[in-house]
RNA sequence: GGGCUCUUCGUUCAAUGGUAGGACAUGUGGCUGGCAGUCAUAGGAUGCGGGUUCGAUUCCCGCAGAGUCCA
Numbered sequence: 001g002g003g004c005u006c007u008u009c010g011u012u013c014a015a016u017g018g019u020a021g022g023a024c025a026u027g028u029g030g031c032u033g034g035c036a037g038u039c040a041u042a043g044g045a046u047g048c049g050g051g052u053u054c055g056a057u058u059c060c061c062g063c064a065g066a067g068u069c070c071a
Stems, first nucleotide, its partner, number of pairs: 001070007010024004018054001026042006047063005
């Protein structure tokens, strides 16, 4: 320098172009004399900038970052 893949709650993973969901973690409450444990409930995310579309996490382009391969 070039090719390919990836970027989503605090972490790890989902999501045929049609209201972004699960697990763990966190907060609150119940059970317990207390802890642990368990149950209920709540908050929390699509890397950035454009394009296509009635509608984009999804498709296209650019940038940034990470990984991998080639040179």